[in-house]
RNA sequence: CGGGAUGUAGCGCAGUUUGGUAGCGCACUUGAAUGGGGUUCAAGGGGUCGUGGGUUCGAAUCCCGUCAUCCCGA
Numbered sequence: 001c002g003g004g005a006u007g008u009a010g011c012g013c014a015g016u017u018u019g020g021u022a023g024c025g026c027a028c029u030u031g032a033a034u035g036g037g038g039u040u041c042a043a044g045g046g047g048u049c050g051u052g053g054g055u056u057c058g059a060a061u062c063c064c065g066u067c068a069u070c071c072c073g074a
Stems, first nucleotide, its partner, number of pairs: 001073007010026004020057001028044006050066005
């Protein structure tokens, strides 16, 4: 320098195929059961999707740029 993969909640991931209200597990908060802990049950909070722009009535998803990490090539 060229090509590719990944980036979504505190952590690990799904959702992209086919654009249509952002989800799951763990963790966290509150309540109940227990003398307390552990554990179980019930309820709840938290991200607008690495970042900038474009297309569209509508973008995590499509297009362009860019950043970080990893892989391959030179």